This is a predicted structure of a 73-nucleotide RNA (transfer RNA) from a Chlorobiota bacterium. Its Rfam family is "tRNA". By type it is a transfer RNA. The coordinates come from a structure-prediction model, not an experiment, and the mean pLDDT is 82.

RNA sequence: GGGCCUAUAGCUCAAUUGGGAGAGCACCGGCUUUGCAAGCCGGGGGUUAGGAGUUCGAGUCUCCUUAGGUCCA
Numbered sequence: 001g002g003g004c005c006u007a008u009a010g011c012u013c014a015a016u017u018g019g020g021a022g023a024g025c026a027c028c029g030g031c032u033u034u035g036c037a038a039g040c041c042g043g044g045g046g047u048u049a050g051g052a053g054u055u056c057g058a059g060u061c062u063c064c065u066u067a068g069g070u071c072c073a
Stems, first nucleotide, its partner, number of pairs: 001072007010025004019056001027043005049065005
């Protein structure tokens, strides 16, 4: 320098053919306990890496940039 892959909640990851952004853990509150832990119930938390394009509609398709991984030279 070039090819390919990845980037979604604090962490680890889902999201069918383009059509409601979600789960577990963590965090907060309540119940329970003498107290802690565990358990149960509820709640908050998102620029889907950044920008642009296509589309009625984009996490999903296209292009550029950034970061990481991998292969080739």